[in-house]
RNA sequence: AGAGUUUGAUCAUGGCUCAGAUUGAACGCUGGCGGCAGGCCUAACACAUGCAAGUCGAACGGUAACAGGAAGAAGCUUGCUUCUUUGCUGACGAGUGGCGGACGGGUGAGUAAUGUCUGGGAAACUGCCUGAUGGAGGGGGAUAACUACUGGAAACGGUAGCUAAUACCGCAUAACGUCGCAAGACCAAAGAGGGGGACCUUCGGGCCUCUUGCCAUCGGAUGUGCCCAGAUGGGAUUAGCUAGUAGGUGGGGUAACGGCUCACCUAGGCGACGAUCCCUAGCUGGUCUGAGAGGAUGACCAGCCACACUGGAACUGAGACACGGCCCAGACUCCUACGGGAGGCAGCAGUAGGGAAUAUUGGACAAUGGGGGCAACCCUGAUCCAGCCAUGCCGCGUGAGUGAUGAAGGCCUUAGGGUUGUAAAGCUCUUUUGUGCGGGAAGAUAAUGACGGUACCGCAAGAAUAAGCCCCGGCUAACUUCGUGCCAGCAGCCGCGGUAAUACGAAGGGGGCUAGCGUUGCUCGGAAUCACUGGGCGUAAAGCGCACGUAGGCGGACUCUUAAGUCGGGGGUGAAAUCCUGGAGCUCAACUCCAGAACUGCCUUCGAUACUGAGAGUCUUGAGUUCGGGAGAGGUGAGUGGAACUGCGAGUGUAGAGGUGAAAUUCGUAGAUAUUCGCAAGAACACCAGUGGCGAAGGCGGCUCACUGGCCCGAUACUGACGCUGAUGUGCGAAAGCGUGGGGAGCAAACAGGAUUAGAUACCCUGGUAGUCCACGCCGUAAACGAUGAAUGCUAGCCGUUGGUGGGUUUACUCAUCAGUGGCGCAGCUAACGCUUUAAGCAUUCCGCCUGGGGAGUACGGUCGCAAGAUUAAAACUCAAAGGAAUUGACGGGGGCCCGCACAAGCGGUGGAGCAUGUGGUUUAAUUCGACGCAACGCGCAGAACCUUACCAGCCCUUGACAUGUCCCGUAUGGGUUUCAGAGAUGAGAUCCUUCAGUUCGGCUGGCGGGAACACAGGUGCUGCAUGGCUGUCGUCAGCUCGUGUCGUGAGAUGUUGGGUUAAGUCCCGCAACGAGCGCAACCCCCGCCUUUAGUUGCCAUCAUUUAGUUGGGCACUCUAAAGGGACUGCCGGUGAUAAGCCGCGAGGAAGGUGGGGAUGACGUCAAGUCCUCAUGGCCCUUACGGGCUGGGCUACACACGUGCUACAAUGGCGGUGACAGAGGGAUGCAAAGGGGCGACCCUUCGCAAAUCUCAAAAAGCCGUCUCAGUUCGGAUUGGGCUCUGCAACUCGAGCCCAUGAAGUUGGAAUCGCUAGUAAUCGCAGAUCAGCACGCUGCGGUGAAUACGUUCCCGGGCCUUGUACACACCGCCCGUCACACCAUGGGAGUUGGCUUUACCUGAAGACGGUGCGCUAACCGCAAGGAGGCAGCCGGCCACGGUAGGGUCAGCGACUGGGGUGAAGUCGUAACAAGGUAACC
Repeated sequence: AGAGUUUGAUCAUGGCUCAGAUUGAACGCUGGCGGCAGGCCUAACACAUGCAAGUCGAACGGUAACAGGAAGAAGCUUGCUUCUUUGCUGACGAGUGGCGGACGGGUGAGUAAUGUCUGGGAAACUGCCUGAUGGAGGGGGAUAACUACUGGAAACGGUAGCUAAUACCGCAUAACGUCGCAAGACCAAAGAGGGGGACCUUCGGGCCUCUUGCCAUCGGAUGUGCCCAGAUGGGAUUAGCUAGUAGGUGGGGUAACGGCUCACCUAGGCGACGAUCCCUAGCUGGUCUGAGAGGAUGACCAGCCACACUGGAACUGAGACACGGCCCAGACUCCUACGGGAGGCAGCAGUAGGGAAUAUUGGACAAUGGGGGCAACCCUGAUCCAGCCAUGCCGCGUGAGUGAUGAAGGCCUUAGGGUUGUAAAGCUCUUUUGUGCGGGAAGAUAAUGACGGUACCGCAAGAAUAAGCCCCGGCUAACUUCGUGCCAGCAGCCGCGGUAAUACGAAGGGGGCUAGCGUUGCUCGGAAUCACUGGGCGUAAAGCGCACGUAGGCGGACUCUUAAGUCGGGGGUGAAAUCCUGGAGCUCAACUCCAGAACUGCCUUCGAUACUGAGAGUCUUGAGUUCGGGAGAGGUGAGUGGAACUGCGAGUGUAGAGGUGAAAUUCGUAGAUAUUCGCAAGAACACCAGUGGCGAAGGCGGCUCACUGGCCCGAUACUGACGCUGAUGUGCGAAAGCGUGGGGAGCAAACAGGAUUAGAUACCCUGGUAGUCCACGCCGUAAACGAUGAAUGCUAGCCGUUGGUGGGUUUACUCAUCAGUGGCGCAGCUAACGCUUUAAGCAUUCCGCCUGGGGAGUACGGUCGCAAGAUUAAAACUCAAAGGAAUUGACGGGGGCCCGCACAAGCGGUGGAGCAUGUGGUUUAAUUCGACGCAACGCGCAGAACCUUACCAGCCCUUGACAUGUCCCGUAUGGGUUUCAGAGAUGAGAUCCUUCAGUUCGGCUGGCGGGAACACAGGUGCUGCAUGGCUGUCGUCAGCUCGUGUCGUGAGAUGUUGGGUUAAGUCCCGCAACGAGCGCAACCCCCGCCUUUAGUUGCCAUCAUUUAGUUGGGCACUCUAAAGGGACUGCCGGUGAUAAGCCGCGAGGAAGGUGGGGAUGACGUCAAGUCCUCAUGGCCCUUACGGGCUGGGCUACACACGUGCUACAAUGGCGGUGACAGAGGGAUGCAAAGGGGCGACCCUUCGCAAAUCUCAAAAAGCCGUCUCAGUUCGGAUUGGGCUCUGCAACUCGAGCCCAUGAAGUUGGAAUCGCUAGUAAUCGCAGAUCAGCACGCUGCGGUGAAUACGUUCCCGGGCCUUGUACACACCGCCCGUCACACCAUGGGAGUUGGCUUUACCUGAAGACGGUGCGCUAACCGCAAGGAGGCAGCCGGCCACGGUAGGGUCAGCGACUGGGGUGAAGUCGUAACAAGGUAACC
């Protein structure tokens, strides 16, 4: 510090996810030790049992228990035991009294402020502690304990009697106390213990002294109470709340101020700076995270608060409205004799329960603290320790060295090896930990040690006691094999898995961490993804439709004052702990201790005065006023005009009109349409008219008048900041719609009819009602858009245009300036597109708005509305994207340019018939397999009777028909003839000829045959979607790319586009491009002309010769086959840009613009074709899916299609005929001549391995005849007879002869080929091949027609445009319906919680009143009084009750939409002009 994920790729936006740290954690697997910490986050649920607060005899009366003493008695053991008495002593149960139980310990329910934090404040109290000043005199009456009697089951009492005090009460004393202006008045106390010389004594003591306690007052300290300010969660779908409420006066009350309380008076108080209400929550120091700012959190430790079963209330006290106190009510539990009682673990342990989950019913007061006490001491589940738990942090260990045959085993393998791996074993060492034995602390200052025989130290033996977990597709470090086969499964995101899975499971190997590792949950981070630091709003989410304006925010120039903000210095505070820095102590560390810094804060004081604020004064530039001009569809009202449409009336006139792509509905002989005149009505205002004007926006258009708003320019004076923005609010606000009343010509939702269509509830047509118009009132929304809030200032220009003003003149221009309105454009900005003085630039101020897509601008609630609806506005659930701009392609029923037998113009076909052949289908035991639009279908097959052959039936073989290797036996070989069985393979024989090679002479080696067991052979079995190779196709189309440079953030662009031109990205010019490569062209082959060379088997002009180039001779010619030449727009003219090029019945030339043909196929596309040519991975079969043989099948046949042949005839048939080719083939061959046969063919054999011989006859042609007919056309089919090949022509060959003589008279829709030696037509040859050709491949003969042209069809190229496509239009995609699941709204109601209003009830309690009953202290001689208590009454009040309201939640028949779900239905709405432009 980033990364993955939207796309074919890119940039940006934007969400989701990951890597980090953390934790009171839990779960899974695993687990050696120690130290330090931590340990019910859930049920503030219920609790058995034990313990957690007592102590003081130096306050007191005392003596139940224990111990001792004394006295007496008894027994005897004569110093012991027992008994009795005695509080005499140590002590002490219970009791009176004092102090403490308000601390310590627990928990976080409640509490959004009576709390907390920070900082201030004044009207208070404060036990114990402390400083000071004084006092402490003299009396009195009770009461518990105890005793007696008595009630009760118990708890607990009742009555009578006795008694003490530091318990209680008067009196005295009384101030620096309290009250009061003062005079004055009033108020206290307690003793106890130790010691002691005289003196006194009732022998207790007094008295003296010391200690301690007591009373009053003034201080201190500590603690507590109270007040103020600021800060301290969420919700406005909570906007109004409040009657003791706000204040005053006066009583009361409190420790104290105060509506704290009461009476009266006033009518206030709080609130958009968020009152009230609802939900949630203890607060803080801190903790976690983060660079920080922040965010989250409040376990442990520390401070504060609140609570103690739930609710209420007070008592005591210095302090409580009291966790282990009291009273009442309620719920629950327990005891009970049923009458009554008892209890409160949110103290420490522990139990049940809840839960994913959290420990021992331990030891000790040794230490540190606390309570009581003079003290000893007692108490202390505070605390200190121990136990349990890997819960966390820290430390240590599980050994170290050496060790290569790189052992064995495992795994992989290209079979060689590699890896595990110095790892192991082996050898040599060490002993942390653990074990055994021994010593043994500090913590304690004199004693006292739970921890604990602990920490630590020493010795001994011995590698001994000690390693797991997760991961290995990318992010993210780490790879292979096997299994599985969209199954099982994985997954944090993207995504893996459909037969070769580094992603599932296992194994081997590797990576990471390590006594832990992973998973899950929570928090922060990354996330600048709520943006203060530090974001945005034209198109990605986001500017209110527009204005006016309240609060608020912000605000011009100068001077003075002030000092609130601001800045600086000082002071106080900011608890400790924590964090940080430096030290120190545990062996280190964690941990602990010491010191410092820090605690960014708050308060206060002194100072500064630039800026902001406040106050005062001044100014004119912002703003406004005045005067003079100006333009304008600005607004409202009234009036008025013409054209047109329609209707009505009348005239003329006759058969149609209208409408459409084409029609029809419709109108018209009852007279339409057309035309002329007249009348009526309503609505809208042609031309002018303009990116012209006005208005805030919506919007505004004939003309005139009236009223009226705003703006601009020029000028002068005046006011003197009066300004800008603007939450809530108010007004305006297109169209449609609503209400009431008018109006209604045209247009026109709905509706009707006609068309179109598969349908057509649409598009088109004919009609047509609301509405559109007017008046008044609502509605309040629009893609209300510049998708751009308002205001101000600044920042290059150029060119238009509107309205002013000023200057110059040549009167029509020009210059300047202000205000508008447009185009282009620099800087700058932007993701890009683009914006650019009219900003989306640079700044300031204010407002509004956004935070992934869907759900949803929806539900609920509120407000508004007559309604329609508007406005405000969620959540559950679901997805990993949705969206923007630009790029490259592809596509378009987008555009432009261009090409092609693409169309057109022509010629000939196919489609109809018969046959051939291939395919589909069907059939079959099998009809082997493949190929399926073009680019499968006379294709693989250049040739299925057997073979081929892969298929079927049957019969055989099993190391095999074929290859390599091992062993054994045998023969040493090869070939012919033949018998038997059999369908044959095969098996069993017979017979004839021939008798292997090397040799180390060994049955040694090779070869052959047979046999055996294995390794293996074999497979036309599967996968062409695992592959190589080869091929088809776009397409012989002109394209496809690269280097460097440049442009762009980038994908990419440029080059390659543009202007011309070409068959061509061919060439030229231009140009931020310059070059280059693969393609094009050329180079290669054939044909066309010429030359040279060479003449046999070729040729023959000349000379001889012959039947014959036959021979002599010749090589001139033809020809053959080698090498060359030739053609290049080179020349001329025109045109073009002086180019490239084009044009020319130009010249020349055999050939002229690529001369004709062939070979040659760029980058790539189609998962195109082929595993059955071959090769090959994987899978499968192995007495069979291999091998052999016989027979059958591939040749089937209601049918359909493709490709061909032959025809339908006279451009022909038939007959005759001594015309003329080219290119090929030939020894298992071609075969002459001759002979036979009507013929196929046969017999015979000259020649020829070929320019020599041969196939071989070329056919169309020419001549004659037939005369339009199913024929002298046509030849299918069938009968008969032959020939040939072959082992064999039945299924199933070809040919010949005789006979037969089918369909067919030029072919529907549709469709194919061809542009010149081409089409058409005619024959010839070859491959395959024993035989079989209408197919294929080649060859020559004869030899046309047409092309105006590019509108259209098809295909292609280039440029451009749109795109929601990129698997790329065979694309994408919308909605209803049907099915399944999920969450949610409504819902008659029903259940529960919280809260509230009114009323009823009124425990305990304090307060007030009363107090006739009772009553020790004081007064009084007494009677009695004062005072007190019970009781009673009153208001207050908890629980409870009745009735009603509000709010939240659960369930709910039925119902609404929503979401999700590989292959459902119907259509095709959107994306291209998406086929009616889309959208609001």
A computed fold for a 1480-nucleotide RNA from an uncultured bacterium, annotated as small-subunit ribosomal RNA.
The coordinates come from a structure-prediction model, not an experiment, and the mean pLDDT is 85.
The sequence is in RNAcentral, with records from ENA.